A computed fold for a 150-nucleotide RNA, annotated as glmS glucosamine-6-phosphate activated ribozyme aptamer. The model forms 83% of the base pairs in the Rfam consensus. The sequence was found by an Rfam model in a public genome assembly. Rfam family: glmS glucosamine-6-phosphate activated ribozyme aptamer. Rfam classes the family as a riboswitch. Its family is annotated with catalytic activity and regulation of gene expression in the Gene Ontology.

């Protein structure tokens, strides 16, 4: 220095709180709560209250910061013609679209446990989504220019 293995930390639905709410207390600048998971990043600039459902139906209220979303433009890369280039198109190294089928699938809540004065947090068991992704099949998806394996 490199490779492999193990462990730890980080990896943004994330962080923060002198609003509010809750607990203890004579009293709170003490303590707690303040979004439950799923999914999500080519690079840059600008704009924007930035995906999906679960729960609840009185706080998942309110505020601040950030942000992998979306839109526009630019650059790079990929799909579509025999190849290459340019343009167009839809996309982003799992890199074209549509349809059908299969598949992938959650946590909180609830219940239980020990600790805690308590609010509440932690751990465990089992149940229930939607968007999206993956696989298979089918259908569909360019123009122009140049080149021709000896």
């Nucleotide at each position: 220095a490199g490779a492999u293995u193990a462990u730890a930390u980080c990896u943004a639905g994330c962080g923060c709180c002198u609003g509010g709410a809750c607990u203890u207390u004579a009293a709170a600048u003490a303590g707690u709560u303040g979004a439950c998971g799923a999914g999500g990043u080519u690079a840059g600039u600008a704009g924007u209250u930035u995906u999906c459902g679960a729960a609840a139906g009185a706080u998942u209220c309110g505020g601040c910061g950030g942000g992998u979303g979306c839109u526009a433009c630019u650059a790079c890369g990929g799909u579509u013609u025999a190849g290459u280039g340019u343009a167009a198109u839809c996309c982003g190294a799992u890199a074209a679209a549509u349809a059908u089928a299969u598949u992938u699938a959650a946590a909180a809540a609830a219940c239980a446990a020990a600790a805690u004065c308590a609010a509440g947090a932690u751990u465990g068991u089992a149940a229930c989504a939607g968007a999206g992704g993956a696989u298979a099949u089918a259908u569909u998806a360019u123009a122009c220019a140049c080149u021709u394996u000896u």